The RNA shown here (Purine riboswitch aptamer) has 100 nucleotides and comes from Ureibacillus aquaedulcis. Rfam family: Purine riboswitch aptamer. From the family's description: Riboswitches are metabolite binding domains within certain messenger RNAs that serve as precision sensors for their corresponding targets. Gene Ontology term of the family: purine nucleobase biosynthetic process. The model forms 100% of the base pairs in the Rfam consensus. The source organism's lineage runs through Bacteria, Bacilli, Caryophanales, Caryophanaceae and Ureibacillus.
RNA sequence: UUAGUAGAUAGUAUCAUCCCACAUAUAUGCUAGAGGAUAUGGCUCUAGUGUCUCUACCCGACACCGAAAAUGUCGGACUAUGCGGGAAAGCAAGCUUUUG
Numbered sequence: 001u002u003a004g005u006a007g008a009u010a011g012u013a014u015c016a017u018c019c020c021a022c023a024u025a026u027a028u029g030c031u032a033g034a035g036g037a038u039a040u041g042g043c044u045c046u047a048g049u050g051u052c053u054c055u056a057c058c059c060g061a062c063a064c065c066g067a068a069a070a071u072g073u074c075g076g077a078c079u080a081u082g083c084g085g086g087a088a089a090g091c092a093a094g095c096u097u098u099u100g
Base pairs, nucleotide, nucleotide: 017087018086019085020084022082023081024080025079026056029049030048031047032046033045034044035043041065042064050057058076059075060074061073062072063071
């Protein structure tokens, strides 16, 4: 001087679990209290209940309500557990084959 190896620091990239179907639960339901909106609206808060069950108990469209206090129908999930499948990752164990 060049190359290699190891470590430190910094930068960058990656990082492992995920997805689908089905079943069960719950009917995204029900019972109340308080408040709120009014056809450009139809909600907010709280308590209880419902599940061998944690959590959740809403959203949208349409209908309906002729101005009042009350919504209805339809469609769509999440969560818990079980089962099956797929993707991805891996080669420890098991099995099979081969060799010693």